[in-house]
Notes
c-di-GMP-I riboswitch aptamer from Methylophaga nitratireducenticrescens, 77 nucleotides, folded computationally. The RNAcentral record of the sequence draws on Ribocentre.
């Protein structure tokens, strides 16, 4: 460094709830509580799914719904 392989601490994220703010909305922000959960739950809306609406042949939300890209720690080969 390259590839596979296993893997998570006295580290990391952080579901519900709660107050404030934004959005028509799905939802996202911030604080605060919490520990349902995650080994990429870190990042992208490329494919599928699900779900939202005012202009439905569009526009959008989910990376904590699947895959798939791509970026990182740790053991061992």
């Nucleotide at each position: 460094u390259u590839a596979a392989u296993u893997g998570a601490g006295u580290g990391c994220c952080a579901a519900c709830c709660u107050u404030g703010g934004u959005g028509c909305g799905a939802a996202c922000c911030a604080a605060g509580c919490g520990a349902c959960g995650g080994a990429a739950a870190g990042c992208c809306a490329c494919g599928g799914g699900u779900c939202u609406u005012a202009u439905a042949g569009a526009a959008g939300a989910u990376a904590g719904c699947c895959g798939g890209g791509u970026u990182g720690c740790a053991u061992u080969u």

The prediction has a mean pLDDT of 83.